[in-house]
Context: one part of a larger RNA
RNA sequence: CCCUCCCAAAGGAACUCGGCAAUACAGCAGCCGUAACUUCGGGAUAAGGCUUGGUAGUUGGGCUUCGGCCUGACUACCCGCAGCGAAAGCGUCCAGGCGACUGUUUACCAAAAACACAGGUCUCUGCUAACUCGGAAGAGGAUGUAUAGGGGCUGACUCCUGCCCAAUGCCAGAAGGUUAACGAUGUCCGUUUACGCGGGUGUCCGAAGCCCUGGUGAAUGGCGGCGGUAACUAUAACCGUCCUAAGGUAGCGAAAUUCCUUGUCGGGUAAGUUCCGACCCGCACGAAUGGAGUAACGAUCUGGACACUGUCUCUGGGAGGGCCUCGGCGAAAUUGCAGUAUCGGUAAAGAUGCCGAUUACCCGCAGCAAGACGGAAAGACCCCGUGGAGCUUUACUACAGCUUGGCAUUGUAUUCGCGCUGUGCGUGUGCAGGAUAGGUGGGAGACGUUGAAGCGUUAGCGCUAGCUAACGUGGAGUCAUCCUUGAGAUACCACCCUCGCGCAAUGCGUAUACUCACCGGCAGGUUAUAACACCUGUUCGGGACAGUGUCUGGUGGGUAGUUUAACUGGGGCGGUUGCCUCCUAAAUGGUAACGGAGGCGUUCAAAGGUUGGCUUAGUCCGGAUGGAAAUCGGACUGAACGUGCAAACGCAUAAGCCAGCUUGACUGCAAGACUUACGAGUCAAGCAGGGUCGAAAGACGGAGUUAGUGAUCCGACGAUUCAGUGUGGAUUGGUCGUCGCUCAUCGGAUAAAAGUUACCCCGGGGAUAACAGGCUUAUUGCUUCCAAGAGUUCACAUCGACGAAGCAGUUUGGCACCUCGAUGUCGGCUCGUCGCAUCCUGGGGGAGGAGCAUCUCCCAAGGGUUUGGCUGUUCGCCAAUUAAAGCGGUACGCGAGCUGGGUUCAGAACGUCGUGAGACAGUUCGGUCCCUAUCUGCUGUGGGCGUUUGGAAACUUGAGAAGGGUCAUUCCUAGUACGAGAGGACCGGAAUGAACGAACCUCUGGUGUACCGGUUGUGCUACCAAGUGCAGCGCCGGGUAGCUAUGUUCGGCCAGGAUAACCGCUGAAAGCAUCUAAGCGGGAAGCCUACUUCAAGAUGAGGUUUCCAUGGACCUUCGGGUCCGUGAGGUCGCAGGGAGACUACCUGCUUGAUAGGCGUCAGGUGUACAGCGUGUGAGCGCUUUAGCCGAGACGUACUAAUGACC
Repeated sequence: CCCUCCCAAAGGAACUCGGCAAUACAGCAGCCGUAACUUCGGGAUAAGGCUUGGUAGUUGGGCUUCGGCCUGACUACCCGCAGCGAAAGCGUCCAGGCGACUGUUUACCAAAAACACAGGUCUCUGCUAACUCGGAAGAGGAUGUAUAGGGGCUGACUCCUGCCCAAUGCCAGAAGGUUAACGAUGUCCGUUUACGCGGGUGUCCGAAGCCCUGGUGAAUGGCGGCGGUAACUAUAACCGUCCUAAGGUAGCGAAAUUCCUUGUCGGGUAAGUUCCGACCCGCACGAAUGGAGUAACGAUCUGGACACUGUCUCUGGGAGGGCCUCGGCGAAAUUGCAGUAUCGGUAAAGAUGCCGAUUACCCGCAGCAAGACGGAAAGACCCCGUGGAGCUUUACUACAGCUUGGCAUUGUAUUCGCGCUGUGCGUGUGCAGGAUAGGUGGGAGACGUUGAAGCGUUAGCGCUAGCUAACGUGGAGUCAUCCUUGAGAUACCACCCUCGCGCAAUGCGUAUACUCACCGGCAGGUUAUAACACCUGUUCGGGACAGUGUCUGGUGGGUAGUUUAACUGGGGCGGUUGCCUCCUAAAUGGUAACGGAGGCGUUCAAAGGUUGGCUUAGUCCGGAUGGAAAUCGGACUGAACGUGCAAACGCAUAAGCCAGCUUGACUGCAAGACUUACGAGUCAAGCAGGGUCGAAAGACGGAGUUAGUGAUCCGACGAUUCAGUGUGGAUUGGUCGUCGCUCAUCGGAUAAAAGUUACCCCGGGGAUAACAGGCUUAUUGCUUCCAAGAGUUCACAUCGACGAAGCAGUUUGGCACCUCGAUGUCGGCUCGUCGCAUCCUGGGGGAGGAGCAUCUCCCAAGGGUUUGGCUGUUCGCCAAUUAAAGCGGUACGCGAGCUGGGUUCAGAACGUCGUGAGACAGUUCGGUCCCUAUCUGCUGUGGGCGUUUGGAAACUUGAGAAGGGUCAUUCCUAGUACGAGAGGACCGGAAUGAACGAACCUCUGGUGUACCGGUUGUGCUACCAAGUGCAGCGCCGGGUAGCUAUGUUCGGCCAGGAUAACCGCUGAAAGCAUCUAAGCGGGAAGCCUACUUCAAGAUGAGGUUUCCAUGGACCUUCGGGUCCGUGAGGUCGCAGGGAGACUACCUGCUUGAUAGGCGUCAGGUGUACAGCGUGUGAGCGCUUUAGCCGAGACGUACUAAUGACC
């Protein structure tokens, strides 16, 4: 020192994030007594109060095997500090949040407010149930049947649960739109002798889904803005306006939700970022992701109080076990090498190892942890990887599942409807026109008693004019050829078109019925008991459905595989990504940045070619309307104009402007160059063909030039004397020309792609962030200069704008240099140390200094610099003090020293954001802090050797080092100086204190586990008595020595020297002046001494005094050497210690008081045992201030300190 315990004066939570921890009160007995609130059960053992032993006696109750046992009440007496005498056995109250409750949970960091729960509600499910598992059979559901079962949400109870159906979901919907396979059918192509076959492409039919129409919120969800207005102001019941599907109702509200915020007010406190009650400005409450309350409950969270305490002020003592020493046994991590110092510097930017200086004899042991960017774990944060995984979804693409239709299994009949074909019948109104003209062809006649015209009724169509049909009546004509028309007769015939009707065939569908497939049940039988198996049945129900197979459309995070860019002064957010022009660009070219400025993703049939011609713009002057500017004339300047579009460079011979004729905005090529990684890109004379313009020379392969863009694959169109899978064709391909990409992440990963991870993982990075260091110093802090002004006057007592110059390296930053095979991060505690830009104290100058006080500047770092309330806080605010309550550095000093409240893993909740998974420098509750010290360093303590020539003992010097260093109040001087007064000093002198420090234990206390006493339970010594063990030393009351503080004593001083700012003397340079230049003084808590301690390893090893010795033998190179012995003294050993880890130190060793014992005393306890007496007894009294007594004092050799060695 650590662990586990015991005790503690005075105070009593002042500790701290927090009463954590611990103590204590109280306590499973009896009596009394118990509040608010309440769901009337509770709350409640609420709270709070009193009693409790022993002896003797009296009197009840119950049981009895009559032996007794159990349990009360009362009376009298006795003892102690204390009677549930030890052990065991609730601390309580007040208020709030959350959750109703008992329960459950992260085995191993979270026990909770999370989960569950009874209750509520929505929804699905009619039994072969829904749903779940399974490939199926089958099983669960359930041997249950809607009072049942599955799923979702909410979460007892009480009062309640508003508005929105636009979106999404779900449910419903016989119409309509869209729509797959199948089916029907047309057409095109290829091929074939042909039948046919193959391919393409249309049309019709054709379900669910989607569109569409509604419903639905205890479905997913959502629930506004602006402006104005009242007779103080403020506010707005009120008004206007815009938007919406609807604009948040009740209730609650700075809340587990409130950023600003420590909101404001009130309460509580001396003081309250917490807490409680209100207010309402709700950043961003709100009604079953329930709202608001709520008794009871909670190892929950928050605040307060009582009691109590070592949590603290402020520590001390004690016990046991470790640590330490000896004996025995005997690991581990770690380890480049080590002969491993400090400071300053340097260095990849924080050095034991480099440079310089300094310090340091060699080696242990016990300790402490500041460093070895200590150990441990290839950083979990951050970034990166065309790494991984989990999760999500309206990312992409699939698949299961579900669902839809076709076909098959799959049979019969009827009904109704629809399509197609055939057939019959009907139908048809642009204008003009007799009038409702379908088209074309033929055609001059057709129809009519087998009943024409007309009329009536009915039916159908309809463009409302009429047409057709049937029936009746009627009883002989009707119509065409003509006039209008693009087209001419329903006069007639034929073939057709549109729409409709009838019939037939065929196909499809709807509905119904049947029974025979198929499905399910029942009864009986069989087999091995039996069955879910099989068989039988004139059995019952369903029934061609269902189920299954296959094709097909839909739905489909249920499942799966993947994608989800890069640049980037970290990443994210933002911005950007190709091309053109200029600057940067350093006079060829080229050249970067998230450098500075702008453009492009075209346009033009003329804005192209050619031939010919022309000259812009501005200013001034003159001139009708006419103006600054229209058109006209002149002069001057000279390109400032213009150029389709940005800029640059060009352009008058014009490339600018105008006109004529035109299409070279040609075909086939191309020497040679530029540019260039490649791929691309650019310029180009010349040749051939056939042209345009020009008289010709000649020009012309688009445009004054430089942007106006996209590789390859794949596909399409046109062309083609190309290839043609046995042959011929064809399909197909090639070649030439052209087309299809905001492939804009623009050299383009795919035809096709978003998120999240705090549940995370791997590989890497100090190539890259967060901490710290470094560099820098914008910012920050401080200083100086200038001096406009303020200061009545006056820049400079004091303050100082606009500006300027520096210093520092504490802020916020910038950079990204060490560290990502780990440099632990805020605050507190502990312990410091340094700077000075000084908070106090000390010394001075100035003052707009009367005094006191105060302001400002200079010197000065010796010492000092408080305790609390709130908050995790640093900070800050507040209370009370103080001489003062300084500012900074030290890895924002200090986690191998502590803490762990905050931040920053996993759980959970609120608000907000997000469809969601999830997220938030938002909030809230909870949440594993390892290390035995090798080296350096530091604190102690030893051993060795040395201290220049013998060995010792004692006493010292002091180079050097360390410590200490503070301040106040009161009084006197003196109520003096000063001042009108109020007030009120300097200088000097005393006293008393605070805090701090050292030593000590007489006093006051604490402790005191080998002292004394009391006492409970129980065991033992046979019993009584007396003792003793155990129960924390059992508990309790005291307490010697020692150790201790809160106790006692003492300390800082005084004084000298040299100085700082400053004040002077004399005094020149500079005839003056001047504290200075020569010279001489004064002057501070500061410096050096002085005071205390250490100190000669001060290797520079010092000094003084005293003691002992300078013998013997042998050898000798005469220097010395070897051996033996002894002295002063020392060591070992022994008895010990107020000394001590060990060691050391100190005392003693018979010539002795060192320890023990013994004696006496001090001191503690408090009157022993026994005897006698007394009382019925507990007990009491006397002998007896007794008995006992650790450490203390003195005495006493009884015991033990024998001896050995150098």